[in-house]
Molecule: c-di-GMP-I riboswitch aptamer
Organism: Olavius algarvensis associated proteobacterium Delta 3
RNA sequence: GCUUGAUAAAGGCAAAUCAUCCGAAAGGUUGAGACGCAAAGCCACUGGCCUAAGUCCUGAUUCGUCAGGAUACGGCAGCAGGGCUGCCGGG
Numbered sequence: 001g002c003u004u005g006a007u008a009a010a011g012g013c014a015a016a017u018c019a020u021c022c023g024a025a026a027g028g029u030u031g032a033g034a035c036g037c038a039a040a041g042c043c044a045c046u047g048g049c050c051u052a053a054g055u056c057c058u059g060a061u062u063c064g065u066c067a068g069g070a071u072a073c074g075g076c077a078g079c080a081g082g083g084c085u086g087c088c089g090g091g
Base pairs, nucleotide, nucleotide: 002091003090004089005088012037013036017032018031019030021028022027035078041084042083043082045081046080047079048076049075050074054071055070056069057068058067059066060065
């Protein structure tokens, strides 16, 4: 440097749920908690998925607004691919 995660050690992360705060929501923060994870470390670049405040369209309207539809400029890295980095052991 490449490859690999059967075994071992040092350890690491933390799903659901609950509390908390932020957010229109999806979702996120912190604490508790462990379903799992060898990149479950980092990056929304590609596909995918979630949400729809705002915007646009349509309809209704007592003209205050209400309802339906579309939309990411909001998210998910614990959906997959890709990029960057990295501990230990084996070959």